[in-house]
Context: one part of a larger RNA
RNA sequence: CCCGCCACUAGACGAAAAGACCCCGUGCACCUUUACUAUACUCUAUCAGUGAAUUAUGGGAUGUUCUGCGCAGGAUAGGUGGGAGGCUUUGAGACCGGACUCUUGGGUUCGGUGGAGCCAACGGUGAGAUACCACCCUGAGCAUUCUGUGAUCCUAACCUACUUCCCUAACCGGGAAGAGGGACACUGGUAGACGGGUAGUUUGACUGGGGCGGUCGCCUCCUAAAGUGUAACGGAGGCGCUCGAAGCUUGGUUCAGGAGGUUUGGAAAUCCUCCUUCGAGUGCAAUGGCAUAAACCAGGUUGACUGCGAGACCUACAAGUCAAGCAGGUGCGAAAGCAGGACAUAGUGAUCCGGUGGUUCUGUAUGGAAGGGCCAUCGCUCAACGGAUAAAAGGUACGCCGGGGAUAACAGGCUUAUCGGAGCCAAGAGUUCACAUCGACGCUCCGGUUUGGCACCUCGAUGUCGGUUCAUCGCAUCCUGGGGGUGUAGAAGCUCCCAAGGGUUAGGCUGUUCGCCUAUUAAAGCGGUACGUGAACUGGGUUCAGAACGUCGCGAGACAGUUCGGUCUCUAUCUGUGGUGGG
Repeated sequence: CCCGCCACUAGACGAAAAGACCCCGUGCACCUUUACUAUACUCUAUCAGUGAAUUAUGGGAUGUUCUGCGCAGGAUAGGUGGGAGGCUUUGAGACCGGACUCUUGGGUUCGGUGGAGCCAACGGUGAGAUACCACCCUGAGCAUUCUGUGAUCCUAACCUACUUCCCUAACCGGGAAGAGGGACACUGGUAGACGGGUAGUUUGACUGGGGCGGUCGCCUCCUAAAGUGUAACGGAGGCGCUCGAAGCUUGGUUCAGGAGGUUUGGAAAUCCUCCUUCGAGUGCAAUGGCAUAAACCAGGUUGACUGCGAGACCUACAAGUCAAGCAGGUGCGAAAGCAGGACAUAGUGAUCCGGUGGUUCUGUAUGGAAGGGCCAUCGCUCAACGGAUAAAAGGUACGCCGGGGAUAACAGGCUUAUCGGAGCCAAGAGUUCACAUCGACGCUCCGGUUUGGCACCUCGAUGUCGGUUCAUCGCAUCCUGGGGGUGUAGAAGCUCCCAAGGGUUAGGCUGUUCGCCUAUUAAAGCGGUACGUGAACUGGGUUCAGAACGUCGCGAGACAGUUCGGUCUCUAUCUGUGGUGGG
């Protein structure tokens, strides 16, 4: 060096299982509920199957008889019209008795006595005679008819887990007769309630992982790199209106501040003089404008018009923006002219659906109408603001699927804020004395053991804390070794330099690492090695399914809260390591 055999598992990000954690999908399933929408069931009402009678009480129609009171006025005037007469021996006025009504004054009616009158046009009233007739209104009585409701009752529908008989062998079923209920129950239709009992679904996105929080449209500035444009969970602020004058036009005016002066009067009220180009003001944030004013005041007014619009800006689209000029009619101005809102940039919402007004449009045989179109206008915090529906929340540790290292938890990597260490300067402490020792305020480095940041390999799997076993390395050295300084008398120390050869205990508590304690020791070092080591072990903790407590939640359930319980697979191919044999 080559080839075997026997062992061991450090590596082959070993094998196994398209990661169960995490995120994503306009995926799925199941569960919950005061999510949405349906619906079974239940209740109520009504109609039908569903009939008779009595009584009570409503409603409608017809007929008839009545009823009707503000004040003035003979007095209880319902309305309108006709009307000059009407009623009366077929019994008037008056009187007696009864009933009804009542505003207590009367009115209506019935019976009796009795035997000849009674009322109307007049004057008063808005309206004139219940003198008479007709048509009605309000309310009431009676009669007829239709219909409703409540109660009671009936039997023939309908019902019977009751009795007897028959089919028949029959504790089924049916039939017959009885008995008991009874127009109820029951069944069907319609409508309204209730309705996680059941069902179908929804439950947004951005995001230095996701959740929680925040945000989502529009305007202004910076970032923005001197054209435009330009991102971030970058830094600052505003808007979801207002105004009939704060619009248009014509004419006029100049502000803020400072200095000096002047009664009350003061730092600031009003007044006078001077300086001052803009520092004031602009309806509202900021920016850009504006003194020729776009600022302030006054006169007149409605252009905050109708029909259009060459040409441009911006722009994926849809939108958005500017605009000369033409026609009509208008306002101001002597005129030239200006005026299609406001100094400009925010003050907003597509489409569908529906409402209102107009219209020489259409009009399902024709004429109309309905409906539709066109013009004008109205209804959205559709604010997740290019708006999925008119209409929608949660749980899953019982979970499932498709994917992702596009994205988290472990480990690694980069970084080193944090952490650990070293050095420099030297204010100060150290009785004096910065530097025996300690060293503020600061500065410069190193390390890559902490907590983080980033999200670069790995989600078709890189097993996670602690312990056991076995280690190996660094030195910033715990002991042992050699030295310098000392605020080193000696002993014991303190501090610094060199040094990694060897060593660095056993127990109690806790799952613990750590820590505290006990007894020793020369000492009981600090770290790296996938926080070394689970194809070596364990499985106490964490981190599935069961269960409980506390808390939260209406609930399903949840909790870096607690508690009891809870399957750790692999026969070693290669590299590697140890032993052994042959060549």
A computed fold for a 583-nucleotide part of an RNA from a metagenome, annotated as large-subunit ribosomal RNA, domain V. Its Rfam family is "Bacterial large subunit ribosomal RNA".